RNA sequence: CCGUGCAGGUGGGGGGCUAGCGGUCCCCUGCAUCCAAAACCCGCUACACGUGGAGCCGAUGGGCCUCCCGAGAGGGCGGGGAGACGGAAAAGGGCUCGGAUUUCCCGGGCGAUGACGGUCGAGCCCCCUGCGACGCAUACCGGUGAACCCCGCUAGGCCCGGAAGGGAGCAACGGUAAGCCGGUCCCUGUGGGUGAUAGGGGAUCCCUUGGCCUGAGCUCGGGAGCCGGGUACGCCCGUCAAACCGACCGCGACGGAGGCCCGCACGG
Numbered sequence: 001c002c003g004u005g006c007a008g009g010u011g012g013g014g015g016g017c018u019a020g021c022g023g024u025c026c027c028c029u030g031c032a033u034c035c036a037a038a039a040c041c042c043g044c045u046a047c048a049c050g051u052g053g054a055g056c057c058g059a060u061g062g063g064c065c066u067c068c069c070g071a072g073a074g075g076g077c078g079g080g081g082a083g084a085c086g087g088a089a090a091a092g093g094g095c096u097c098g099g100a101u102u103u104c105c106c107g108g109g110c111g112a113u114g115a116c117g118g119u120c121g122a123g124c125c126c127c128c129u130g131c132g133a134c135g136c137a138u139a140c141c142g143g144u145g146a147a148c149c150c151c152g153c154u155a156g157g158c159c160c161g162g163a164a165g166g167g168a169g170c171a172a173c174g175g176u177a178a179g180c181c182g183g184u185c186c187c188u189g190u191g192g193g194u195g196a197u198a199g200g201g202g203a204u205c206c207c208u209u210g211g212c213c214u215g216a217g218c219u220c221g222g223g224a225g226c227c228g229g230g231u232a233c234g235c236c237c238g239u240c241a242a243a244c245c246g247a248c249c250g251c252g253a254c255g256g257a258g259g260c261c262c263g264c265a266c267g268g
Stems, first nucleotide, its partner, number of pairs: 001268006008057003011029005019045005033054004061262008072251001074249002077246003083240005093233001094231006103224008117213007125202006131195002134191004139184006150175003158167003
């Protein structure tokens, strides 16, 4: 120097998982051979920084240590408070219901052709009376109306009488009383949810209306305000708490600086 074989290597880190260490999982770094399985999981046990198989390197520009920088994830702490839960509270804010009708505001209407108010009167209300109308009764008129106990007249029949004659008297006929029916309203009485009526008295100031006095307000709707009720939305108290912010702690890829290391066997 060449060949063969071996040891060894063929990315690193954070989180999570785990008693713990690796891996599968997530993420960072940034480029590093391929295949298989792995979450109630896979391989391990402090020499734990995977297992099995294939390929490649195996002295090649690679490995190790210290420091710096620092992607990134993690930890607790402080701030921050979205939001959640619980409590209390109806005094005050919000919302809502009702009331009062006073103050203010807005809009409409009426009003010097006189608002509000005052006063006198009339009406409306109550009582009484007159008058009228109506109803009823009475009255009057007409009709009807009595087997007998109403009237007149009284055939027949009856009675008295010798006769002349006389007498009582039913029915019919004529009339009448009570009663009933109808009509009328001139007279009388009487009644009332009676009246475009007359008079008197009372009550009242709600309403309508007239005269007089006065002289600018009156009224409707809405809002604010006021009073009362309801409601836990907000406020208040307590607990928990996401995003986000800050410093700190340990880890830490990539990168930078310095130092160190690069093995063994056999054959030619």
A computed fold for a 268-nucleotide RNA from a Candidatus Bipolaricaulota bacterium, annotated as Bacterial large signal recognition particle RNA. Taxonomically the source falls in Candidatus Bipolaricaulota (Bacteria, Bacteria candidate phyla). Rfam family: Bacterial large signal recognition particle RNA. By type it is a non-coding RNA gene. Gene Ontology terms of the family: signal recognition particle, plasma membrane targeting and SRP-dependent cotranslational protein targeting to membrane, signal sequence recognition. The prediction has a mean pLDDT of 79.